RNA sequence: GGGCGCGUAGCUCAGUGGGAGAGCACUCGCUUCACACGCGAGGGGUCGCAAGUUCAAUCCUUGCCGCGCCCA
Numbered sequence: 001g002g003g004c005g006c007g008u009a010g011c012u013c014a015g016u017g018g019g020a021g022a023g024c025a026c027u028c029g030c031u032u033c034a035c036a037c038g039c040g041a042g043g044g045g046u047c048g049c050a051a052g053u054u055c056a057a058u059c060c061u062u063g064c065c066g067c068g069c070c071c072a
Stems, first nucleotide, its partner, number of pairs: 001071007010024004018055001026042005048064005
């Protein structure tokens, strides 16, 4: 340098053109002598960045950035 894949909550990830979600973690409450477990409630996101297509983009297209694998 080229090809492919990945980038979504603090972590691990799912997701799909029209509501942004799960588990764990965190906070509060209940429970306990206390802790843990358990139960209930809650907070937390520019969906990597920019542009384009579209009535509408996390999703489609292009470029860029970062990470990984392969080739040279």